[in-house]
Parts: sequence; C1' cells; structure tokens
RNA sequence: GCCGGUGUGGCGGAAUUGGUAGACGCGCUCGAUUCAAAAUCGAGUUCCUAUGGAGUGCGGGUUCGAUUCCCGCCACCGGUA
Repeated sequence: GCCGGUGUGGCGGAAUUGGUAGACGCGCUCGAUUCAAAAUCGAGUUCCUAUGGAGUGCGGGUUCGAUUCCCGCCACCGGUA
C1' cells in the first nucleotide's frame, strides 16, 4: 500500500432484511436488614441553557424515519506483499 473486522452510558455488552437507543451484567448512589459490617433485598444511575432538545468514533448523503443503508475520514485489531 491492499483486503477484512471493530467503534453504542463509568466498564463489559445487547438492540439488524431501517420504526420507542441503551436490554442484561458489573460498578456507583440512596434505602431496608445488622451492634457494626459483609452477603442479600428494594429504588435510582447519558447529557443540556430542560413543558423542550441533543446523543451510537468524526463529517456528509439517502429517507417520513438511520446504531442499522451509501460516501469520505480517524483510531484500534487481524490478514497479505
């Protein structure tokens, strides 16, 4: 250089022939329980200028609608000369 794969909350990781983004687990916060703790159980946990809006690596495109399809780029992983 060429070919292929991956990129989603603090972390791992779901959601696909385009239709409610963040299931599930870990972590964290608050509470229950305990003399106190561990374990267990319950609730909460993306962001903002917040009756609303934004958000799936970055920038564009297609579409009524994009994590998903198309184009370019970036990072990482693998293959190849």